Large-subunit ribosomal RNA, domain IV from a Planctomycetota bacterium, 356 nucleotides, folded computationally.
NCBI's taxonomy places the organism under Bacteria, Pseudomonadati, Planctomycetota.
The coordinates come from a structure-prediction model, not an experiment, and the mean pLDDT is 88.
The sequence was found in a public genome assembly.

[in-house]
Context: one part of a larger RNA
RNA sequence: CCACCGUUAAGGAACUCGGCAAAAUGGCUCCGUAACUUCGGGAUAAGGAGAGCCACGCACGGUGAAGCGACUUGCUCGCAGAGCUGGGUGUGGCCGCAGAGAAAUGGCCCAAGCGACUGUUUACCAAAAACACAGGUCUGUGCUAAGUCAAACUGACGCUGUAUACAGACUGACGCCUGCCCAAUGCCGGAAGGUCAAGUGGACGAGUUAGCCCUUGUGGCGAAGCCCGGAAAUGAAGCCCCGGUGAAUGGCGGCCGUAACUAUGACGGUCCUAAGGUAGCGAAGUUCCUUGUCGGGUAAGUUCCGACCCGCACGAAAGGCGUAACGACUUGGGCACUGUCUCAACGGUGGACUCG
Numbered sequence: 001c002c003a004c005c006g007u008u009a010a011g012g013a014a015c016u017c018g019g020c021a022a023a024a025u026g027g028c029u030c031c032g033u034a035a036c037u038u039c040g041g042g043a044u045a046a047g048g049a050g051a052g053c054c055a056c057g058c059a060c061g062g063u064g065a066a067g068c069g070a071c072u073u074g075c076u077c078g079c080a081g082a083g084c085u086g087g088g089u090g091u092g093g094c095c096g097c098a099g100a101g102a103a104a105u106g107g108c109c110c111a112a113g114c115g116a117c118u119g120u121u122u123a124c125c126a127a128a129a130a131c132a133c134a135g136g137u138c139u140g141u142g143c144u145a146a147g148u149c150a151a152a153c154u155g156a157c158g159c160u161g162u163a164u165a166c167a168g169a170c171u172g173a174c175g176c177c178u179g180c181c182c183a184a185u186g187c188c189g190g191a192a193g194g195u196c197a198a199g200u201g202g203a204c205g206a207g208u209u210a211g212c213c214c215u216u217g218u219g220g221c222g223a224a225g226c227c228c229g230g231a232a233a234u235g236a237a238g239c240c241c242c243g244g245u246g247a248a249u250g251g252c253g254g255c256c257g258u259a260a261c262u263a264u265g266a267c268g269g270u271c272c273u274a275a276g277g278u279a280g281c282g283a284a285g286u287u288c289c290u291u292g293u294c295g296g297g298u299a300a301g302u303u304c305c306g307a308c309c310c311g312c313a314c315g316a317a318a319g320g321c322g323u324a325a326c327g328a329c330u331u332g333g334g335c336a337c338u339g340u341c342u343c344a345a346c347g348g349u350g351g352a353c354u355c356g
Stems, first nucleotide, its partner, number of pairs: 001351008010342002014340001019337001028050004036041001038173001052094007060086004067079004071074001095099001107335007114327002119131002135171007147157003174322004179252003184249002186245005193240003199234002204229002207226002211221003214217001253271005280314001281311001292308005
């Protein structure tokens, strides 16, 4: 010097990103116990008191001997209460620094955020506010179900279930609620019209040549057959179109003026839109400006709590706002306690070091 451990004057978080670590608390009996609450909780809330050993006494409980009585003479019944014993209580005494004498064995409180809760997770840097969850809603599915695995045929799950079922999606206990927009996108319904594939259809046209014609040429015409192209007409879904639908994907404005101080603007005008953000919440885990402003807490507070609202850029099941209980979650404050610190010291064990 390193690791682990013990103790420490005075102070007591001044340490530090942060009380990280350590200390403190601790079991039992008794007293006592707030807000809030879903009446279960919160709660071991908090906060207090007690405890060993010896002697004697007291009341109560358990057991129940001797003795006495009764008769129905019995392993009987009754009275009785010795002795032993259980915890309780009182008085007195004894010892130590210390009596739950060791070990094991909650620190506590206040306020806020998030998630209701118990659970689950990144095997080896994340345990959480992430996932799940009961509960809520929507959608699909009538049974050879939808959906899924696999697949040439086939087989299996769903299910030996049957819409109070199964599957998919979102939300996430509970309480109060969940506003406006169907223009776009999706989905559902509709079928009149428009568009529209293969196919059907085959008007018409091309090639080929038996034959025919003539002005005999590398000429012209040209049936059937074969073959090629091919118009009209016909032709489903889809799309266009017409409606519906938000706990479907999503969206939820701007400018100007106005009240007898000022300021503000209930009110008015105008433009645009499918409709212009309702309730509730709000510098928020969301606020850039920003350490916003005011209040609280501190001697002093970019954090914290309560307000305000100018919401850069909250907002209603990608749910909104609350909420008792719960949390190895996160944030702020306090009590207790301490070598975290002021500021370090001493000691123990094992290393390091020297010799071997």